[in-house]
Molecule: c-di-AMP riboswitch aptamer (ydaO/yuaA leader)
Organism: Streptosporangiales bacterium
RNA sequence: CCAGUCGAGGCGCCGAAUCCCGGGCAGGCUUCCUCGCCGUCCGGGAACCGGGGACCCACAUACCCGGGGUGAAUCCGCGGGCCCGCACCGCGGUAGGGCGACUCCGGCCCGAACCCGUCAGCUAACCCGGUAGGCAGCAAGGAGAGGAGGU
Numbered sequence: 001c002c003a004g005u006c007g008a009g010g011c012g013c014c015g016a017a018u019c020c021c022g023g024g025c026a027g028g029c030u031u032c033c034u035c036g037c038c039g040u041c042c043g044g045g046a047a048c049c050g051g052g053g054a055c056c057c058a059c060a061u062a063c064c065c066g067g068g069g070u071g072a073a074u075c076c077g078c079g080g081g082c083c084c085g086c087a088c089c090g091c092g093g094u095a096g097g098g099c100g101a102c103u104c105c106g107g108c109c110c111g112a113a114c115c116c117g118u119c120a121g122c123u124a125a126c127c128c129g130g131u132a133g134g135c136a137g138c139a140a141g142g143a144g145a146g147g148a149g150g151u
Base pairs, nucleotide, nucleotide: 012135013134014133018046019045020044021043022042023041024040025039027038028037029036047131048130049129050128051127052126057121066119067116068115069114070113075093076092077091078090079089080088096110097109098108099107102144103143104142105141
């Protein structure tokens, strides 16, 4: 340095979106029953996530196109439709975000969408809700830090 054997450890991404318990159902695993598993519906719990909600603090007028929430997803310039405004569309950038635990360098991406309905600052107690969906598959990695396990 290479190969083999044995042992130990580790082994997708975005997102809160995972796990457990109980019950019902006809169906599947199965020719029948029981049990078990899968599927589906309902209920409960844990954990995580989000919203509402005092004192104190903050805000406090008028006008305009009311205002607010989840999320990284804001903002700016140019162009477009008769003109202005708003919204929308296209191009370019950008706050911000992601790429197998931390940092730096580098590379590749995202920079959306939706919801509440005239109403909500923060906020203890308290109250309410969510646990979806979408992707990857032989190459853009490199350096460092760290020290789990083994001996």